[in-house]
A computed fold for a 549-nucleotide part of an RNA from an Anaerolineales bacterium, annotated as large-subunit ribosomal RNA, domain I. Lineage of the source: Bacteria > Bacillati > Chloroflexota > Anaerolineae > Anaerolineales. Model confidence (mean pLDDT): 80 of 100.
Context: one part of a larger RNA
């Protein structure tokens, strides 16, 4: 020195658990803000360091407000003092206070700071306090001025009202928009109209009521028909079958009545308001004739718009809820045995092992003074045809449409159909637009105006489920976690979970510089469960034996 046992330290793997993520499903919910939001500073507590709550009325306040019935004074964490059957803590509804920052809105300003002006009150003249006000833009109004230009107008200060402002994880809608990449390279292509930026709206958002591709969304058709340096790709409609269903207003002709300009003083034009109408089988105005309610329809998410009641159902606290003994083993019985009972409850969890009968529940039953949601019903609010002639008028104009180019339809093009820029540029119903160049012939619709709820997305809340994770797994995050801790900054971002059934967390000796460590006692079923505290593998490290050398 080696190898081998055993025993022991280091270590943290390994099983075992789960506070905690993760997916999917049902319902229901779904925007906040100048009444000052979202997000913060900074105080708040007997002493208070974090987290929670709250706001100088600061772990809170108040209601003849509901529940609930022995405890409580949030957690980490206990002492001090206290409060409670005269009903607290707590839950739930309503309401009150909400410092200071932040759109931040009196001005500043390096956020959580600093300075002001008016105007009331405080006997109040100045100090001081305390309140309220004081931003900007746009509509609408009041009243003063006041150009070119003489009157007037525009503009320009200004009284009074109202409304915008910021924010929002993901879903929408528009406006702009990449590159790696793929093509085994790379330029049309693709990635991709993605990521990203800006602007906007809402609980949905868009789209939509035929000049039809299409109101939305899901299964098929279908990877099909195309499309394509015919390469990588990219990729439909036609039809079918389901969810869902919902239709409607203007603008013109025409009439009415106001006002304003011109002027030839009763015409013109123009404007504002009311009535009229609203559509492809074209309607509709003008003209003509009939007809009407003590009746009939509709309605609050479009078609007009407001409010209150009453009934019911939900949500927002919660009540009731059946049934078990005995024996043994054990530290413990919910386990074995032996006899019962209940079940519209034998889901789940808990409880010193595995409990239908112990305890929270489950199955079924049953609840609201307040608020809010909803649905119907009442009040109540609107509104009411029908034929027919002519063929006089309306029926959305830089607008369809050409021609050239872009864009965008699955379609890169000779390319319909849409949607833009430039140049040009109609018809008015005997009109005009499409049916994938184009012509003809047939069909079949009416553009240049505007609302529309569901069906769909997403998110949150509640409940429930998993051939989903079990602390290097599952969120980054089971623990003070977006924390520590890095960066000037945008921004990056970690590690860390179990003692026991119960702290019963080891009075008291004792060893020692020692409040480090230990050994005895004790507690415990254990303490080789002692807090660096479940099981404790291995690497390394020590001891002791036997062996080889």
């Nucleotide at each position: 020195a080696g190898u081998u046992u055993a025993u022991g330290g280091u270590g943290a793997a390994u099983g075992c658990c789960u506070u905690g993520g993760u997916g999917c499903c049902a319902a229901g919910u779904g925007c906040c803000g100048a009444u000052g939001a979202a997000g913060g500073a900074c105080g708040u507590g007997g002493g208070a360091c974090a987290c929670u709550g709250c706001g100088a009325a600061a772990a809170g306040u108040c209601u003849c407000c509901g529940g609930g019935g022995a405890g409580c004074c949030g957690u980490g964490u206990a002492c001090a003092g206290g409060c409670g059957u005269c009903g607290a803590u707590c839950c739930g509804a309503g309401a009150a206070u909400a410092u200071c920052c932040g759109a931040a809105u009196a001005g500043g300003g390096a956020a959580a700071c600093c300075u002001g002006c008016u105007g009331a009150u405080g006997c109040g003249a100045a100090c001081c306090a305390u309140c309220a006000g004081u931003g900007u833009c746009c509509u609408c109004u009041u009243a003063c001025u006041g150009a070119a230009c003489a009157c007037a107008u525009a503009g320009g200060u200004u009284u009074g009202a109202g409304g915008a402002u910021g924010g929002g994880a993901a879903c929408c809608u528009g406006g702009g928009g990449a590159a790696c990449u793929g093509a085994a390279a790379c330029a049309u292509c693709u990635a991709a109209g993605u990521a990203c930026c800006c602007a906007g709206a809402g609980g949905a958002a868009a789209a939509g009521a035929a000049a039809u591709u299409a109101u939305u969304c899901c299964c098929c058709c279908a990877g099909u028909a195309g499309u394509g340096g015919c390469g990588a790709g990219c990729g439909a409609a036609c039809g079918g079958g389901g969810a869902a269903c919902a239709g409607c207003c203007c603008a013109a002709a025409c009439c009415g009545c106001c006002c304003a300009u011109g002027c030839u003083u009763g015409c013109a034009u123009g404007g504002a308001c009311g009535g009229g109408g609203u559509u492809g089988u074209a309607g509709g105005a003008c003209c003509g004739g009939c007809a009407u309610a003590u009746g009939g329809a509709a309605g609050u998410u479009a078609c007009a718009a407001a409010a209150c009641a009453a009934u019911c159902a939900g949500u927002u606290a919660g009540c009731g809820g059946a049934a078990a003994g005995g024996u043994g083993u054990g530290g413990g019985a919910a386990a074995g045995c032996c006899u019962g009972c209940c079940a519209a409850a034998g889901a789940g969890g808990g409880u010193a092992a595995u409990a239908g009968c112990c305890c929270c529940g489950u199955a079924u039953g049953c609840g609201a003074a307040a608020a809010c949601u909803g649905a119907c019903u009442g009040u109540c609010u609107u509104c009411c045809g029908c034929c027919g002639a002519g063929u006089u008028c309306c029926u959305g104009a830089g607008u369809a449409c050409u021609g050239c180019c872009g864009g965008g339809c699955a379609c890169g093009c000779u390319a319909a159909u849409c949607c833009g820029g430039c140049a040009g540029g109609a018809a008015u119903c005997u009109a005009g637009g499409g049916a994938g160049u184009c012509c003809a012939c047939u069909c079949u619709c009416u553009a240049a105006g505007g609302c529309u709820a569901a069906a769909u997305a997403c998110a949150c809340u509640u409940g429930g489920c998993a051939a989903c994770c079990g602390a290097u797994a599952g969120u980054g995050a089971a623990c003070u976690a977006g924390u520590a801790c890095c960066g000037u900054g945008a921004g990056g971002g970690a590690a860390a979970g179990g003692u026991g059934a119960a702290a019963a967390g080891u009075c008291c000796c004792c060893c020692u510089g020692u409040u480090a460590g230990g050994g005895g006692a004790g507690u415990g079923a254990a303490a080789u469960a002692g807090a660096a505290c479940c099981u404790g593998a291995a690497a390394c490290c020590a001891u002791a034996a036997a062996c080889u050398u």